[in-house]
Order: sequence, then structure tokens, then C1' cells
RNA sequence: GGGGAUGUAGGCGAGCGGUUAAGCCACCGGACCUUCAAUCCGGUGAUCGUGAGUUCAAAUCUCACCAUCCCUA
Repeated sequence: GGGGAUGUAGGCGAGCGGUUAAGCCACCGGACCUUCAAUCCGGUGAUCGUGAGUUCAAAUCUCACCAUCCCUA
């Protein structure tokens, strides 16, 4: 230089054009307990890497760019 994959909450991770963007961990509050842990109940946090386009409607399709990883020269 060429090609490909991935990017969604503090971490992991689902979401194949129309739901209020799942779930687990973590975090916060409570119950239980002499206390802690465990367990149980409840709760907060995402404009989906950035920008543009297509569409009545985009996390999802298209393009460019950025970051990480892989293959190749």
C1' cells in the first nucleotide's frame, strides 16, 4: 500500500427498516443479619465511534472518515 472484521451504559453483550434500545455484572436505596458476605425487592445510567446520504421512518441500508484487531504485499 491492498483486503477484511469489529465499534451499542463504568465492564460484557443482544438487537436481520417501525417495541419505551434486551439481559448479566458493577453502582445506588431497602429487606434479612449482631455485623459483613450471600440471598431477595426496587432504582439510576445509552440520542448506538464521527459526519453525511437514502427513507414516511435508520443502532439496522449506502458513502466518507476515525479507532482497534486480523490477513496480505